RNA sequence: UUCUUAUCAAGAGAGAUGGAGGGACUGACCCUGCGAAAUCUCGGCAACCAGCGAAAGCCCGGUGCCAAAUUCAGAGGAUGCUGUAAGCUUCCGGAGAUGAGAA
Numbered sequence: 001u002u003c004u005u006a007u008c009a010a011g012a013g014a015g016a017u018g019g020a021g022g023g024a025c026u027g028a029c030c031c032u033g034c035g036a037a038a039u040c041u042c043g044g045c046a047a048c049c050a051g052c053g054a055a056a057g058c059c060c061g062g063u064g065c066c067a068a069a070u071u072c073a074g075a076g077g078a079u080g081c082u083g084u085a086a087g088c089u090u091c092c093g094g095a096g097a098u099g100a101g102a103a
Base pairs, nucleotide, nucleotide: 001103002102003101004100005099006098007097008096013042014041015040016039017038021031022030023029025074026073027072028071043066044065045064047063048062049061051058052057070095076092077091078090080088081087082086
């Protein structure tokens, strides 16, 4: 990097350095000099794997995560509503993220 598969409306932030971006992409909408990204320290959460346990659960291990539902929508399809032109609802799907497995 690609493929398979499970999950994604729950949960969890302070400090130091830094100095303008960030929320994957596009649009919208947000966050941000009352300090963005990134790095470090400490802390926390408990989604997956491992371990322990009869279970509830625990968190010493491997990943992961700690604004907002994956912030919302997003090819295409189905459903219902309004009634012909677009819009809206729900679902599938697509895209993405994370884990586990495989190449």
SAM riboswitch aptamer (S box leader) from Halobacillus sp. A1, 103 nucleotides, folded computationally.
Rfam family: SAM riboswitch aptamer (S box leader). From the family's description: The SAM riboswitch is found upstream of a number of genes which code for proteins involved in methionine or cysteine biosynthesis in Gram-positive bacteria.